[in-house]
């Protein structure tokens, strides 16, 4: 010690993908038909509907039902989209030590 290279910090954009949290949608819901189980059970199949919406529409526990045909309830997601933060990367500036 000029350009340039490397590192760190700050600022401003960006984001194809990623992680977390939150908002919106939907109530993991409703209706219909058929079939099945029965206290060691409480399901299966199909259709319709619900979302400015693709997908999904189940799992576990408890209660209840005294053997009948019917469940109730607590907790737990995914998916679509948006926001924020992190992360990543880009540009600019500054700093430091080297190389040159």
């Nucleotide at each position: 010690u000029a350009a340039u290279c490397u590192a760190a910090a700050a600022a401003a954009g960006g984001u194809u993908a990623g992680u977390a949290u939150c908002g919106u949608a939907u109530a993991u819901g409703a209706u219909c038909a058929g079939a099945a189980a029965u206290a060691g059970g409480g399901u299966c199949u199909g259709a319709u509907u619900g979302u400015c919406u693709c997908u999904a529409c189940c799992c576990c526990g408890c209660a209840c039902c005294u053997u009948a045909a019917a469940u109730g309830u607590g907790g737990g997601a995914c998916u679509a989209u948006g926001a924020u933060a992190c992360a990543c990367g880009u540009u600019u500036u500054u700093u430091a030590a080297g190389a040159g």

Overview:
The RNA shown here (Purine riboswitch aptamer) has 100 nucleotides and comes from a Mollicutes bacterium. The prediction has a mean pLDDT of 78. The organism belongs to Mollicutes, within Bacteria. Rfam family: Purine riboswitch aptamer. Its family is annotated with purine nucleobase biosynthetic process in the Gene Ontology. On this family, see Mandal et al., Cell 2003: "Riboswitches Control Fundamental Biochemical Pathways in Bacillus subtilis and Other Bacteria". Rfam describes the family as follows. Riboswitches are metabolite binding domains within certain messenger RNAs that serve as precision sensors for their corresponding targets. Allosteric rearrangement of mRNA structure is mediated by ligand binding, and this results in modulation of gene expression. Of the family's consensus pairs, 100% are formed in the model. The sequence was found by an Rfam model in a public genome assembly.